Large-subunit ribosomal RNA, domain II from Candidatus Amulumruptor caecigallinarius, 682 nucleotides, folded computationally. Rfam family: Bacterial large subunit ribosomal RNA. Gene Ontology terms of the family: structural constituent of ribosome and ribosome. RNAcentral holds the full RNA, with entries from ENA. The source organism's lineage runs through Bacteria, Bacteroidota, Bacteroidia, Bacteroidales and Candidatus Amulumruptor.
[in-house]
Context: one part of a larger RNA
RNA sequence: ACCGGCGAGUUAUUGUACCAUGCAAGGUUAAGUUGAAGAGACGGAGCCGAAGCGAAAGCGAGUCUGAAUAGGGCGAAUGAGUAUGUUGCAAUAGACCCGAAACCGAGUGAUCUAGCCAUGAGCAGGUUGAAGUUUAGGUAAAACUAAAUGGAGGACCGAACCGACGUACUAGGAAACGUGCGCGGAUGACUUGUGGCUAGCGGUGAAAUUCCAAUCGAACUCGGAUAUAGCUGGUUCUCCCCGAAAUAGGUUUAGGCCUAGCGUUGAACUUAGCGUCUUGAAGGUAGAGCACUGAAUACAUGAUGGCGGCACCUAGCUGUACUGAGUGUAAUCAAACUCCGAAUGUUAAGAUUGUAUGUUCAGCAGUCAGUGUAUGGGUGAUAACGUCCAUACGCAAAAGGAAAAGAAUCCAGAUCGCCAGCUAAGGUCCCAAAAUAUAUGCUAAGUGGGAAAGGAUGUGGAGUUGUCAAAACAGCUAGGAGGUUGGCUCAGAAGCAGCCAUCCUUUAAAGAGUGCGUAAUAGCUCACUAGUCGAGUGACACUGCGCCGAAGAUGUACCGGGGCUAAGCAUAUUACCGAAGCUGCGAAUUCAUACUUAUGUAUGAGUGGUAGGGGAGCGUUCUAAUUGCACUGAAGGUUGAUCGUGAGGACAGCUGGAGCGAUUAGAAGUGAGAAUGCCGGU
Numbered sequence: 001a002c003c004g005g006c007g008a009g010u011u012a013u014u015g016u017a018c019c020a021u022g023c024a025a026g027g028u029u030a031a032g033u034u035g036a037a038g039a040g041a042c043g044g045a046g047c048c049g050a051a052g053c054g055a056a057a058g059c060g061a062g063u064c065u066g067a068a069u070a071g072g073g074c075g076a077a078u079g080a081g082u083a084u085g086u087u088g089c090a091a092u093a094g095a096c097c098c099g100a101a102a103c104c105g106a107g108u109g110a111u112c113u114a115g116c117c118a119u120g121a122g123c124a125g126g127u128u129g130a131a132g133u134u135u136a137g138g139u140a141a142a143a144c145u146a147a148a149u150g151g152a153g154g155a156c157c158g159a160a161c162c163g164a165c166g167u168a169c170u171a172g173g174a175a176a177c178g179u180g181c182g183c184g185g186a187u188g189a190c191u192u193g194u195g196g197c198u199a200g201c202g203g204u205g206a207a208a209u210u211c212c213a214a215u216c217g218a219a220c221u222c223g224g225a226u227a228u229a230g231c232u233g234g235u236u237c238u239c240c241c242c243g244a245a246a247u248a249g250g251u252u253u254a255g256g257c258c259u260a261g262c263g264u265u266g267a268a269c270u271u272a273g274c275g276u277c278u279u280g281a282a283g284g285u286a287g288a289g290c291a292c293u294g295a296a297u298a299c300a301u302g303a304u305g306g307c308g309g310c311a312c313c314u315a316g317c318u319g320u321a322c323u324g325a326g327u328g329u330a331a332u333c334a335a336a337c338u339c340c341g342a343a344u345g346u347u348a349a350g351a352u353u354g355u356a357u358g359u360u361c362a363g364c365a366g367u368c369a370g371u372g373u374a375u376g377g378g379u380g381a382u383a384a385c386g387u388c389c390a391u392a393c394g395c396a397a398a399a400g401g402a403a404a405a406g407a408a409u410c411c412a413g414a415u416c417g418c419c420a421g422c423u424a425a426g427g428u429c430c431c432a433a434a435a436u437a438u439a440u441g442c443u444a445a446g447u448g449g450g451a452a453a454g455g456a457u458g459u460g461g462a463g464u465u466g467u468c469a470a471a472a473c474a475g476c477u478a479g480g481a482g483g484u485u486g487g488c489u490c491a492g493a494a495g496c497a498g499c500c501a502u503c504c505u506u507u508a509a510a511g512a513g514u515g516c517g518u519a520a521u522a523g524c525u526c527a528c529u530a531g532u533c534g535a536g537u538g539a540c541a542c543u544g545c546g547c548c549g550a551a552g553a554u555g556u557a558c559c560g561g562g563g564c565u566a567a568g569c570a571u572a573u574u575a576c577c578g579a580a581g582c583u584g585c586g587a588a589u590u591c592a593u594a595c596u597u598a599u600g601u602a603u604g605a606g607u608g609g610u611a612g613g614g615g616a617g618c619g620u621u622c623u624a625a626u627u628g629c630a631c632u633g634a635a636g637g638u639u640g641a642u643c644g645u646g647a648g649g650a651c652a653g654c655u656g657g658a659g660c661g662a663u664u665a666g667a668a669g670u671g672a673g674a675a676u677g678c679c680g681g682u
Base pairs, nucleotide, nucleotide: 001682002681003680004679005678006677011093012092013091014090015089016088017087019085020084021083022082023081026048027047028046032042033041034040052059053058062074063073064072065071096234097233099231103224104223105222106221107220108219114198115197116196117195118194119193120192121191122190123188125157126156127155128153132149133148134147135146136145137144161185162184163183165182166181167180168179169178200216202212203211209218237617238616239615240614241613242612247260248259249258250257251256261367262366263364264363265362266361267360268359269358273355274354275352276351277350278349279348280347281346287340288338289337293334294333295332297330298329299328300327301326305322306320307319308318309317310316370395371394372393373392374391375390376389377388378387379386400411401410402409415587416586417585418584420583421582422581426577427576428575429562430561431560435574437573438572439571440570441569442568448564454548455547458545459544460543461542463540464539465538466537467536475532476531477530478529479528481505482504483503486500487499488498511526515524516523588607589606590605591604592603593602594601595600618671620668621667622666623665624664625663626662627661628660629659636655637654638653639652640651642649643648
């Protein structure tokens, strides 16, 4: 891992609601007795109901409060209960199942290990050579010196022994801590045998929370015990009807609960509900505006103040490129501005040839992590698949078609069947169903098939405005002169470094000069003119489609691919394809209505679905009654083209070798694929 078996809403007692049955203003017994009995009978204690109010005495269709015949509170007037049972739910119990870490109690452990006690044992070999002593020297005597002797040391080197610093191996190991090679201590605070002592709210500790039997921030065993778990996981057959929520308020509350909201089932009321229309009503948003509150620009005017001048006596006169209140004109801005002011939405009444809900009571829930898109906003950076509100739709709980692929986009809501038809979105060259359709244009960029500011004689459309047969634009030929090198400046400045001026003449025309150039001249060129040529040629703004701007990481890789010059883009038209949509035919089922009744027929409307509510069934084991099958072969196994909407049920063959069904009721250890489930097998 697979296969097989086991594996989770139970039971008791109360309460409550629906339903069923009995009796009914009543209903009913409990313990117990009797009895073969768990049947039946007896048993009326007790319980519930038929009357309430008051704290109570108490009174009573009333009563309490109160001084009250007042008012007010709770009642009556308005008759249904009760007993038993099934089912749903709740409470109390382990209460659907498995799962802690922990807490407490009573015990068991120092054969491991820590410390200690008692009694034993062990330490090859080699080295060093302390004190002391002796002798000699030395001294007045000592001290002292030398040589011997001596054999000290948590001394030295190094086996056994004890340890564990490095490294390699080992890593489902030879080993739940080892092996190899090196390494430290090795007469000591050494090592070790045996026996003993200290115990968990504790011991022990040269101290690391270390060790206390492979377990230690509190050992292990059993018990309280099914501790508790607002947490995670799991929770077993089928079909039918309906079908949510991810919000509000509160919460030591935020991943949990309670109440409301939203779902479902039943009953009652019965048409209240929803939609549309009409007529009213409230309102201050969008927009707009500047009348208020503020912001803010320009101009005009200009108080007050400053500065200067005149005069100086406190004044006063005057000027001002200073300040600038206020006022006027023009033009603006605002979530916390409004002289104004919609649409939509809300609400009331009425109408309605639409639609089918709505309200209340009662039983049972689930939901309280939402999410995307569009729109109106806050926040953020007018970032986020961001975050927080609001409105709508979808997903959640929705399959099908389109978008290559895809929760939330577009189309469209799947009862079942059909080798029938029509369409939606989207498509029609091939992959791949359907137009190599039609008409008119555009694009040359593979634009299409990724992007901005910005840039450009790309090209199409439609304009405005110049110029041109008195000859334009472009090209070519020729001229482009004189005063003059204008004046100034300057080393120089001669059209052309710079400043000032920018005239006159000859002319077809020619600037006191457009650019290049020179040290300055020179030289080339332009404006301008003539000739040649012979028809258009400039400028500007708008607009369609294109171009550049354009660099990324595995491999073309920014059309799904092939490939396309249309099979691209725009406009128009006609066909066709295309879904579980719609239609057709057949079938099932739910509800309503009508007619019928042995459960049908007809018509109409439905039948996606998670949590969840409701309904109807299948199967397993056992029990009772009835009734059957079986050695001429039961159960079980296996194969098969069978029946049923399904859970499932028959039948036949083979196998197997002794029990097993059916019907109607009843009772449950009643259905497995998941729980890192448990046990077994392979």